This is a predicted structure of a 105-nucleotide RNA (SAM riboswitch aptamer (S box leader)) from Cytobacillus depressus. Lineage of the source: Bacteria > Bacillati > Bacilli > Bacillaceae > Cytobacillus. It matches the Rfam family "SAM riboswitch aptamer (S box leader)". From the family's description: The SAM riboswitch is found upstream of a number of genes which code for proteins involved in methionine or cysteine biosynthesis in Gram-positive bacteria.
RNA sequence: UUCUUAUUAAGAGCAGGUGGAGGGACGAGCCCUAUGAAGCCCGGCAACCGAUCAAAUUAUUGACACGGUGCUAAUUCUUGCAGCUUUCAAGCUGAGAGAUAAGAA
Numbered sequence: 001u002u003c004u005u006a007u008u009a010a011g012a013g014c015a016g017g018u019g020g021a022g023g024g025a026c027g028a029g030c031c032c033u034a035u036g037a038a039g040c041c042c043g044g045c046a047a048c049c050g051a052u053c054a055a056a057u058u059a060u061u062g063a064c065a066c067g068g069u070g071c072u073a074a075u076u077c078u079u080g081c082a083g084c085u086u087u088c089a090a091g092c093u094g095a096g097a098g099a100u101a102a103g104a105a
Base pairs, nucleotide, nucleotide: 001105002104003103004102005101006100007099008098013042016041017040018039022032023031024030026080027079028078029077043072044071045070048068049067050066052063053062054061055060076097081094082093083092084091085090
């Protein structure tokens, strides 16, 4: 990098430290940001994989949060394709794309 499977409406610092201008994947929109962006550290959330404990003959289920990730504005911020409804403003459903984990090549 590609493929497969699962999840993607919940949760987590509106005075923590450092840092200094950008960030929200991409296009469009709309937002956040010097009342301080990204990144890093600390804190926190969750529980995908492993470990451990408990139950269960198998499958599996529950607990924990020790190890490996992940996440910590806005539903994955909305939308990008297709279909349906329609009071023509919008609404709903599915796919696609993206993200994360685990496995495979």